[in-house]
Molecule: transfer RNA
Organism: Candidatus Doudnabacteria bacterium RIFCSPHIGHO2_01_FULL_46_24
RNA sequence: GCGGGAUUUGUAUAAUGGCAGUACGGGACCCUUCCAAGGUCCAGGCGCGGGUUCGAUUCCCGCAUCCCGCUCCA
Numbered sequence: 001g002c003g004g005g006a007u008u009u010g011u012a013u014a015a016u017g018g019c020a021g022u023a024c025g026g027g028a029c030c031c032u033u034c035c036a037a038g039g040u041c042c043a044g045g046c047g048c049g050g051g052u053u054c055g056a057u058u059c060c061c062g063c064a065u066c067c068c069g070c071u072c073c074a
Stems, first nucleotide, its partner, number of pairs: 001070007010024004018054001026042005047063005
C1' cells in the first nucleotide's frame, strides 16, 4: 500500500428502513428476624462526519479504532 471483518448502556450479545431487545451488573421497593436467594419497577446504548429517504442504528461514501490475510521496503 491492497482486500476482508468488527464497532449497540458498565460488561457480553441480538435484531431491525418506522418506539432498540436479552443476560449479568447498578438503584429503589416487596419478601425475610437478618443475610443470601426470589419477585416487581427504574436508570443507562446504535463509534464520528456527510449523503439518500417522508423517516437511517439499519442503505451509500469518507474518517477513526481494533482484528485477520496479502504485498513491498528495511